[in-house]
This is a predicted structure of a 307-nucleotide RNA (Bacterial RNase P class A) from Bacteroidetes bacterium endosymbiont of Geopemphigus sp. Rfam family: Bacterial RNase P class A. The family's RNA type in Rfam is ribozyme. Lineage of the source: Bacteria > Pseudomonadati > Bacteroidota.
RNA sequence: AAAGCAGGCUGCUUUAUCGCGUUUCAUCAUAGAUGAGAUGAGGAAAGUCCGGACACCUUAGGGCAGCAUAGCGGGUAACGCCCGUCCGUCGUGAGACGAGGACCAGUGCAACAGAAAGCAAGUACAGUUCGGCUGUAGUGAAAUCAGGUAAACUCUAUGCGGUGAAAUGUCAUGUAUACCGGUAGCUAAGAUCGGCUCGAUCGUAGCCGGGGGGUAGGCAGCUUGAGCUUAGCGGUAACGCUCAGCCCAGAUAAAUGAUAAAGACCUUUUUUAGGUACAGAAUCCGGCUUACAGGCCUGCUUUUCUU
Numbered sequence: 001a002a003a004g005c006a007g008g009c010u011g012c013u014u015u016a017u018c019g020c021g022u023u024u025c026a027u028c029a030u031a032g033a034u035g036a037g038a039u040g041a042g043g044a045a046a047g048u049c050c051g052g053a054c055a056c057c058u059u060a061g062g063g064c065a066g067c068a069u070a071g072c073g074g075g076u077a078a079c080g081c082c083c084g085u086c087c088g089u090c091g092u093g094a095g096a097c098g099a100g101g102a103c104c105a106g107u108g109c110a111a112c113a114g115a116a117a118g119c120a121a122g123u124a125c126a127g128u129u130c131g132g133c134u135g136u137a138g139u140g141a142a143a144u145c146a147g148g149u150a151a152a153c154u155c156u157a158u159g160c161g162g163u164g165a166a167a168u169g170u171c172a173u174g175u176a177u178a179c180c181g182g183u184a185g186c187u188a189a190g191a192u193c194g195g196c197u198c199g200a201u202c203g204u205a206g207c208c209g210g211g212g213g214g215u216a217g218g219c220a221g222c223u224u225g226a227g228c229u230u231a232g233c234g235g236u237a238a239c240g241c242u243c244a245g246c247c248c249a250g251a252u253a254a255a256u257g258a259u260a261a262a263g264a265c266c267u268u269u270u271u272u273a274g275g276u277a278c279a280g281a282a283u284c285c286g287g288c289u290u291a292c293a294g295g296c297c298u299g300c301u302u303u304u305c306u307u
Stems, first nucleotide, its partner, number of pairs: 001303010012263007020040009042278001046289002049287005054164004061198004066160005071085005086100001087098004101155002106153002108149002123137005168220004177211001179210005190202003227246003231242004264276004
């Protein structure tokens, strides 16, 4: 100097004017208005792929089927995630990936070639105790009760209920359950939101089903958290503990912006012109996967040159 590997940060900036959502205070007034202050879209908010918190089914459960995971140890609320390590594959290497339990429980699969690709034989040659008994060659990835394959079926071990904030709860308004069917009095039909089944519970003129009618508004859930940041200690690490500090969207048809000027970076025809990535909250959190113009930092590897 070039090319790589791994990790981290950022991803336009400043000024001025105007306009939005939430909230605090003050004043006027109370449907609200004005003024001042604070705050307002991410590392992936995306995918809806995993794991949960929370709510309901729910008053107990068992079995079968089904699904998921799979070396060993650790982390975590938990995981199919993360860390370490062993083994295997790829790479010169730093590193990356792993579909990593079991083939003597069983059943399958292996084109072509070859005599033959699983329960038995047998091509050519040689030896021979004359028995394919032994060996060699040939074909093939694999040939004498031998191996390979389990993101082949399967077996083993461990684990797993579902639905989902349009969950759920509550208030108001309004109406019609007038109707039809089923169904006990030793208790019934039936219902119990992953499937089947056993059991249990409810159901005592109620319940279940059908048809029909009304409403489709408000409030809560709703943001203080398995929270974030610095430092110290422990640990190889993931991570944990302690002290201190911070509060950081809660909209409800959906706000978080618009205009102007200057600057920064990138590309280009270096006159000039263009561009500034991927993309936007909707109950929340921990992961994984995918997308990302450009810029910066740290550690490590390989090659070349010079001293």